The prediction has a mean pLDDT of 86. A computed fold for a 101-nucleotide RNA from uncultured Aureitalea sp., annotated as SAM riboswitch aptamer (S box leader). Lineage of the source: Bacteria > Pseudomonadati > Bacteroidota > Flavobacteriia > Aureitalea. The model forms 97% of the base pairs in the Rfam consensus.
RNA sequence: UUAUCAAGAAAGGUGGAGGGACUAGACCCGAUGAAACCUUAGCAACCCUUUCUCUUGAAAGAAGGUGCUACAUUCUACACGGCGAUGCCGAUGAUAGAUAA
Numbered sequence: 001u002u003a004u005c006a007a008g009a010a011a012g013g014u015g016g017a018g019g020g021a022c023u024a025g026a027c028c029c030g031a032u033g034a035a036a037c038c039u040u041a042g043c044a045a046c047c048c049u050u051u052c053u054c055u056u057g058a059a060a061g062a063a064g065g066u067g068c069u070a071c072a073u074u075c076u077a078c079a080c081g082g083c084g085a086u087g088c089c090g091a092u093g094a095u096a097g098a099u100a101a
Stems, first nucleotide, its partner, number of pairs: 001101005010040005018029003023077004041069003046065002048061005073096001078093002080090004
């Protein structure tokens, strides 16, 4: 810089109190065992492989490099739009973040 982010997929061991990125609020998970690390398994298909093709896409695959396996990136915050309006709603956008190349 570009693309994607409401789909999908967990058991065991070590460990021992936190965790869901940061700040604030809310809501959750956690001694029926959090984070972290290890093993095995799985998901997905970004890179990758094969075939077709109008050279850009489509289909199939999963050995390898990553990633991921509670909750929408857990939700909100800023802007915009709508409404029954000191609030509520929006599969709108931005910002921030994550992953890949």